Overview: This is a predicted structure of a 495-nucleotide part of an RNA (large-subunit ribosomal RNA, domain I) from Algihabitans albus. The coordinates come from a structure-prediction model, not an experiment, and the mean pLDDT is 84. Lineage of the source: Bacteria > Pseudomonadati > Alphaproteobacteria > Rhodospirillales > Algihabitans. The full RNA is in RNAcentral, with records from ENA.

Context: one part of a larger RNA
RNA sequence: AGCAUUUGGUGGAUGCCUCGGUGUCGAGAGGCGAAGAAGGACGUGGCACUCUGCGAUAAGCCGCGGGGAGAUGAGAGCGAUCUUUGAUCCGCGGAUUUCCGAAUGGGGAAACCCGGCCCUUUAGGGUCAUCGUACGGUGAAUCCAUAGCCGUGCGAGGCGAACCCGGGGAACUGAAACAUCUCAGUACCCGGAGGAAAGGACAUCAACCGAGACUCCGUUAGUAGUGGCGAGCGAACGCGGACUAGCCCAGUGGCUCAGACAAGCGAACCGGAACCGGCUGGAAAGCCGGGCCAGAGCGGGUGACAGCCCCGUACGGGUAGGAGCUUGUUUGGGUCCUCGAGUAGGGCGGGACACGUGAAAUCCUGUCUGAACAUGGGGGGACCACCCUCCAAGGCUAAGUACUCCUCGACAACCGAUAGUGAACGAGUACCGUGAGGGAAAGGUGAAAAGCACCCCGACGAGGGGAGUGAAAGAGACCCUGAAACCGAAUGCUU
Numbered sequence: 001a002g003c004a005u006u007u008g009g010u011g012g013a014u015g016c017c018u019c020g021g022u023g024u025c026g027a028g029a030g031g032c033g034a035a036g037a038a039g040g041a042c043g044u045g046g047c048a049c050u051c052u053g054c055g056a057u058a059a060g061c062c063g064c065g066g067g068g069a070g071a072u073g074a075g076a077g078c079g080a081u082c083u084u085u086g087a088u089c090c091g092c093g094g095a096u097u098u099c100c101g102a103a104u105g106g107g108g109a110a111a112c113c114c115g116g117c118c119c120u121u122u123a124g125g126g127u128c129a130u131c132g133u134a135c136g137g138u139g140a141a142u143c144c145a146u147a148g149c150c151g152u153g154c155g156a157g158g159c160g161a162a163c164c165c166g167g168g169g170a171a172c173u174g175a176a177a178c179a180u181c182u183c184a185g186u187a188c189c190c191g192g193a194g195g196a197a198a199g200g201a202c203a204u205c206a207a208c209c210g211a212g213a214c215u216c217c218g219u220u221a222g223u224a225g226u227g228g229c230g231a232g233c234g235a236a237c238g239c240g241g242a243c244u245a246g247c248c249c250a251g252u253g254g255c256u257c258a259g260a261c262a263a264g265c266g267a268a269c270c271g272g273a274a275c276c277g278g279c280u281g282g283a284a285a286g287c288c289g290g291g292c293c294a295g296a297g298c299g300g301g302u303g304a305c306a307g308c309c310c311c312g313u314a315c316g317g318g319u320a321g322g323a324g325c326u327u328g329u330u331u332g333g334g335u336c337c338u339c340g341a342g343u344a345g346g347g348c349g350g351g352a353c354a355c356g357u358g359a360a361a362u363c364c365u366g367u368c369u370g371a372a373c374a375u376g377g378g379g380g381g382a383c384c385a386c387c388c389u390c391c392a393a394g395g396c397u398a399a400g401u402a403c404u405c406c407u408c409g410a411c412a413a414c415c416g417a418u419a420g421u422g423a424a425c426g427a428g429u430a431c432c433g434u435g436a437g438g439g440a441a442a443g444g445u446g447a448a449a450a451g452c453a454c455c456c457c458g459a460c461g462a463g464g465g466g467a468g469u470g471a472a473a474g475a476g477a478c479c480c481u482g483a484a485a486c487c488g489a490a491u492g493c494u495u
Stems, first nucleotide, its partner, number of pairs: 001494009015480001016444002020415002022412007029404002031159002039100003042055003046078002049075003061094006070082003105114003115128005130156009163194001164192005174181001178228001204211002215242005225233002246396003249340001253336013269317003275290005291308002293297001299311003345369008355381001376391005431438002451479001454466004
């Protein structure tokens, strides 16, 4: 030095676990905000670093209800206190709520600086943005008036995951190149609203039979069509379902807001059955023996696997007639202006319709034009006649449909720490970047800290050896299990 065996170190795979995550279903909620939101800054505890809570009344104040023995949030203790005269805690309501932030007195490099007026005076309180709208006042050039200015009332502003409507609107790509076309009215930007939105009560279809608002689903059907007839795009009628609801324009009305009454729902929470002995063991829920309950043998915990030990579970109860919600009745307020003309139609240019200008109907309109008046008008895919059908140019309208930032419950041939959310842990953190932005790693002692008193070596260390605790310390905090690579030691063999 090599090989082998044994025994260690290192390392953190594997197994087991889970206060975390993922998905589905059901129910709820679907908004918050000038009465100052979302989100933050700074404070706040006897000692106080971080998280949580809270706001100079600052881990809290008040009322009502619940509850019944401990409590003063967590890491984590010390001290000092509170509490059966009912604390801590839970539910509902109220008070307080610094500064920034739409931020709104002015400014500003957010959490800061500087003011006016009024009331009060070591100090403090209130108010002062802009826009819209209604009313009132005042009032130029300019006589009347108008603009402007001032005041008062009401409203708006900002945030929020998706869903919805509207205004704008790409390109990569595909066409095996590319220009019409496609991607696609998609992404993205802007405006607006609601718990849904939009649409909606036939100037609709149909076909000579008839149907009867709208929305959504299935089918019709990848059909008819459209298309450098390329790539592609792509209906409708009809049928089957979901759900059904019709109304108003000056009056017995619709819509909407508020109040009163009635009924129902609805919080914390409460009751809630039934087990003992022996054995093994550190521990019984295991095994043995004998019982019991069950409208409850879902689930979790307890020193191993518990229907009967604990929390629960089935089932039942409860609540101010509180907050709030739903339905109905009733009262009051607000609003809705008379049947639809610069409209229908036409020319030109575009756009939307599955339909690319086409034989192109239908719908919208930038521009120029421009009717009829129910003895009338529109449509039935150029156009004309006949026939059929409907009545535009005013308005409202639940349900069926879409979505889930959020709350509660249940479930899973979903994950189990390189998985599952990026995040099981103080994570959108540490860290990186001027910035937009990017973005980790990191779980497990034990049943219980019983977390090693005391002694020894050592530097008043680190680390270790005894002793002690414990079932176990080869569970000692770098702590369950502890694989492999890798590094030693002992022994044997070989050189």